[in-house]
Context: one part of a larger RNA
Molecule: small-subunit ribosomal RNA, 3' major domain
Organism: metagenome
């Protein structure tokens, strides 16, 4: 100077409290250990690993096994030969590959040959998801959206170094004011920048439909209409501006007025100097080492999907605020041409048939669900709850045996609210309730978005955990 202390003083933060609702107990699912396996391919390992990389393992994928094969090679450059490329078809075989075959002879040419392309061959070389993230670059995490971390000059020390950055006040904040041997100043904070709440302007088709018509059973269906809602560019608005208080004539604070909205409206992108030899050589790139008929290449077929067993994360339940059952009404956000796909018709249904319109404010996926209105059931392992497990089927797709998703019967398991412990969340939040996208043939309870419905609680800061300034002790660096 720094870390440290179960020292002190100030001060935050779902950090505790106060309050809602999870987890631990069940079946499942999904990720790890860990056994097991010819393989169960690697890698992540306190928070910050465990629905992680994987926005999607049937074959591919794949990087692991086994078995059958290649060896200038699947993949670049050069060289020499020979064929235009390309194509039909047959045998052997899992297949990869081998073997035979048919049709074709193109473009440009100084007629020597040349481009593209396919074969054989030589060697220089290619290749490796092989090791070292403790050799790296890059990118990420995390303390932390905490407020903090430095410089120049000056000034004080012999010197590390102080000092600005400390002090009295505020703030989310090193924010801002005052003081002051320090004076400015850079990264950081806040702005600027998306969105989202209100209003005005313009522009009205694919969207709208008030006022006037027509037409229909019924619908903006039509003719208009440009009010309204949207929609998508432009502005306006909020600045502690105004008023009273406090206060130090200050920054700030309280209150209140106007407002659609008030002190940072509310959400989101943004993450200083750093640390932790944090992750990552299997995005990628690379040094250095290793393999070179193999540690490289190809195919078939297993295997990542195994299973006395432990944890993590979720789904679904354990019911009457419910289940069933009939009616019935209200979003947003998207996606869509090897794409969505209406009407209608079949089928108990998953789904087929069918193909109208759609490069989509035009058409479609697409019936939103809880919610309301009626009926039933009556506290039972039940009309709760589905797990498994039989049989019948539909889809995708060479192909659902290993090992897919969904449908119908049938079957009806644990589980009557969860021990020690533990997460999350302060408002359109929790909670609940449906959509929809990514990936993607096919296959989410996961993810990432959007909307409906909409709580309860904060006395305070002694306490637990993390931080932020200041001082104090130290035998620590």
């Nucleotide at each position: 100077u720094g870390a440290c202390g179960g020292g002190g003083g100030c001060c935050c933060g779902c950090a505790c409290a106060a309050g809602c609702g999870g987890u631990g107990g069940a079946g499942c699912a999904u990720g790890u250990g860990g056994u097991u396996u010819a393989a169960u391919u690697c890698g992540a390992u306190g928070c910050a690993a465990c629905g992680c990389g994987a926005a999607g393992a049937a074959c591919c994928u794949u990087a692991c096994c086994a078995g059958c094969c290649c060896u200038u090679g699947a993949c670049a450059u050069c060289c020499u030969c020979g064929g235009a490329a390309c194509u039909u078809u047959c045998c052997a075989g899992a297949a990869a590959u081998g073997g035979a075959u048919u049709g074709g002879u193109g473009c440009c040419u100084u007629c020597g040959g040349g481009a593209a392309c396919c074969g054989a061959g030589u060697g220089a070389c290619a290749g490796g998801u092989g090791c070292u993230g403790c050799a790296u670059g890059g990118c990420u995490g995390u303390c932390g959206u905490c407020a903090g971390c430095u410089c120049g000059u000056g000034u004080c020390g012999u010197g590390a170094g102080a000092u600005g950055u400390u002090g009295g006040g505020u703030u989310a904040a090193g924010u801002c004011c005052c003081g002051u041997a320090a004076c400015g100043a850079g990264c950081g904070c806040a702005a600027c920048c998306c969105u989202u709440g209100u209003c005005c302007u313009u522009a009205g088709u694919u969207g709208c439909c008030a006022g006037c018509a027509c037409a229909u059973a019924a619908u903006g269906g039509u003719g208009g209409g440009a009010a309204c809602u949207c929609u998508a560019a432009g502005g306006a608005g909020a600045c502690u501006g105004c008023c009273g208080g406090u206060g130090a004539c200050a920054a700030a604070c309280c209150g209140g007025a106007g407002g659609a909205a008030g002190g940072u409206g509310g959400g989101g992108a943004u993450g200083a100097c750093g640390u932790c030899a944090a992750g990552u050589c299997a995005u990628c790139a690379u040094g250095g080492c290793c393999c070179u008929u193999a540690u490289g290449g190809g195919c078939u077929g297993g295997g990542c999907u195994a299973c006395a067993c432990a944890c993590g994360u979720g789904c679904u339940a354990c019911a009457a605020u419910g289940g069933c059952c009939g009616g019935u009404a209200c979003a947003g956000a998207g996606g869509g041409c090897u794409g969505c796909a209406a009407a209608c018709c079949c089928g108990c249904g998953a789904g087929g048939g069918g193909g109208a319109g759609c490069c989509a404010a035009u058409c479609u996926c697409a019936c939103a669900a809880a919610a309301c209105c009626g009926g039933u059931c009556g506290u039972a392992g039940u009309c709760c709850g589905g797990a498994u497990c039989g049989c019948a089927g539909u889809c995708u797709g060479c192909a659902a045996c290993u090992c897919g998703a969904c449908u119908g019967c049938g079957u009806g398991a644990a589980g009557u609210c969860g021990g020690a412990a533990u997460c999350g969340c302060u408002a359109g939040u929790a909670a609940u309730c449906g959509c929809a996208g990514a990936u993607c043939a096919g296959a989410a309870u996961g993810c990432u978005g959007c909307g409906g419905u909409g709580a309860a609680u904060a006395c305070g800061u002694u306490c637990c955990c993390g931080g932020g300034c200041c001082u104090u002790g130290u035998a620590c660096a």